Predicted 3D model of a 111-nucleotide RNA (SAM riboswitch aptamer (S box leader)) from Oceanobacillus arenosus. It was read from a public genome assembly, where an Rfam model found it. Taxonomically the source falls in Oceanobacillus (Bacteria, Bacillota, Caryophanales, Bacillaceae). Rfam family: SAM riboswitch aptamer (S box leader). Rfam describes the family as follows. The SAM riboswitch is found upstream of a number of genes which code for proteins involved in methionine or cysteine biosynthesis in Gram-positive bacteria.
C1' cells in the first nucleotide's frame, strides 16, 4: 500500500519542550500566542484483539456462541467521524429531516 470484515451520536487531560498553525479532502463552522499541531512524561477512557470464569450447542476433544471479571497488545482523549459532499424517501419550497452509500479513523485477519 491493498483486500475482507466489525465498530464509530457513551467515555477519558494535566504538566513539560516549542512557538504557528490545525480539526483527513471540499464547502462550511469552529480551535488556536489565556499557546494550536506535533514530541515527552504522567494520568484517564474504552474493551477490537489477549486472558481468566461460568453457562449453552455437540457423547466427548477440538470448535462455535452468550454473559461476566482482568488490563498484557492496540486504540483513543474539543466539537456526533464537528456538519457537509453521492443517491432515495417524506415534509416543505429550494430549505428540513430520515435511510443508504462514498470518504476517513481504528482493530482483528489476508496478500
Nucleotide at each position: 500500500c491493498u483486500c475482507u470484515u466489525a465498530u464509530c451520536u457513551u467515555g477519558a487531560g494535566c504538566g513539560g519542550u516549542g512557538g504557528a498553525g490545525g480539526g483527513a479532502c471540499u464547502g462550511g463552522c469552529c480551535c488556536c500566542a489565556u499557546g494550536a499541531u506535533a514530541c515527552c512524561g504522567c494520568g484517564g477512557c474504552a474493551a477490537c484483539c489477549u486472558u481468566c470464569a461460568a453457562g449453552c450447542a455437540u457423547g466427548g476433544u477440538c470448535u462455535g456462541u452468550u454473559u461476566g471479571a482482568a488490563a498484557g497488545g492496540u486504540g483513543c482523549u474539543a466539537a456526533u467521524u464537528c456538519c457537509u459532499g453521492c443517491a432515495a424517501a417524506g415534509c416543505a419550497u429550494u430549505g428540513c429531516u430520515u435511510u443508504g452509500g462514498c470518504a476517513g479513523a481504528u482493530g482483528a485477519g489476508a496478500g